Predicted 3D model of a 348-nucleotide part of an RNA (small-subunit ribosomal RNA, central domain) from Roseitalea sp.
[in-house]
Context: one part of a larger RNA
């Protein structure tokens, strides 16, 4: 080193992009490097295994035999890998031609609805609860009209529907941009995949500096409930939430399933395309999405089942009884909180 694993028992990095690297399509031809197969030459001795044999026996000693699983060199053998020359178009790209969409960035602007000001009618309550109370109100609240200001968030449409790698992403418009899907047999011609370290993004919280603050609301301040009540309820409240810039680097970052490829029954929906036929609304077909449901297969089950957790290849991550513990030290990172990488004594 060779094992078995990884939805839920321990266990897929939250995601991308890409270096080493490892693996790769069809078709000939060279070479023979790896591989195979003959020969030779080592591969001391001793040990080890087999056979005799010597100390009364055994350990031990002593003969011969194999064996030394390996190196070196020559012939030879040419499938498969590898290397080189040449071709190819089925994998991938590119190019044309059409489509869908909350994909992302900035910038404008539109209802509603809460809040608060001003004003108008109007008068004892009004909010609030399981009842209350704290709370607001004749300095006129609530309740209604009409005017203002201000910030957040976008009813209905809305849909196991769309996008996006994932985090996510939803009023309307414009501007700038990324990726996909389908059709054209129109171009290059293995240009492929996977990826240690490496980089980039990465929900909410939180950090730092400057705004911004309508509502909501950790903390916190009263009212209540209770035996308490540092809770739930209830009235009020600041950080935050919101912009811009810097950070931070986690989440049940979940399909608790890592990525490509090929093969392996159907049915039924739904969302973009194309193609036929034609009644412009269906029907059959195709191709990429996204659910149901089920056969074969598989699993401990329970499920999954062409979007596989079936059958198989290729790379990459992880995982090895619980607790100690995702902690200690120590590096890295971070203003900080911390992250992240990661044991052991000791115990059962």
């Nucleotide at each position: 080193c060779u094992g078995g694993g990884c939805g839920u028992a321990a266990a897929g990095c939250g995601c991308g992009c890409g270096u080493a690297g490892g693996c790769g399509g069809a078709u000939u031809g060279a070479u023979u490097a790896g591989u195979c197969a003959g020969g030779g030459g080592u591969g001391a001795a001793a040990u080890c295994c087999c056979g005799g044999g010597g100390c009364u026996c055994a350990a031990c000693c002593c003969c011969g035999g194999a064996a030394c699983u390996g190196c070196c060199u020559u012939u030879g053998a040419u499938a498969c890998u590898g290397u080189c020359a040449a071709u190819c178009u089925a994998g991938a790209g590119g190019u044309c031609g059409a489509g869908a969409g909350a994909g992302g960035u900035g910038a404008g602007u539109g209802g509603a609805a809460u809040u608060c000001c001003g004003a108008g009618u109007g008068u004892a309550g009004a909010g609030g609860u399981g009842a209350a109370a704290u709370u607001c109100g004749u300095a006129g609240a609530u309740a209604u009209u009409c005017g203002g200001a201000g910030g957040a968030a976008c009813a209905c449409c809305a849909g196991u529907g769309g996008c996006g790698a994932a985090g996510g992403c939803g009023g309307c418009u414009c501007a700038c941009u990324g990726g996909c899907u389908c059709g054209a047999u129109u171009c290059u011609g293995a240009c492929g995949c996977u990826g240690a370290g490496g980089u980039g993004c990465g929900a909410a919280a939180g950090c730092g500096u400057g705004g911004g603050g309508a509502g909501c609301a950790a903390a916190c301040a009263g009212g209540a409930u209770u035996a308490g009540a540092u809770a739930c309820c209830c009235u009020g409240g600041u950080a935050g939430u919101c912009c811009a810039c810097g950070c931070c680097g986690u989440a049940a970052a979940c399909g608790a399933u890592g990525g490509a490829a090929g093969c392996u029954a159907g049915c039924c929906g739904u969302c973009g395309g194309g193609c036929a036929g034609u009644a412009u609304a269906c029907u059959g077909u195709u191709c990429g999405g996204u659910g149901g449901c089920g056969c074969a297969g598989u699993u401990a089950a329970c499920g999954c089942a062409u979007u596989a957790a079936g059958c198989u290849u290729c790379c990459c991550g992880c995982c090895u009884g619980g607790g100690g513990a995702g902690u200690a030290c120590g590096g890295u990172c971070g203003c900080a909180a911390g992250a992240u990488u990661a044991a052991a004594a000791c115990u059962c």
Its Rfam family is "Bacterial small subunit ribosomal RNA". Its mean pLDDT, the model's own confidence on a scale to 100, is 89.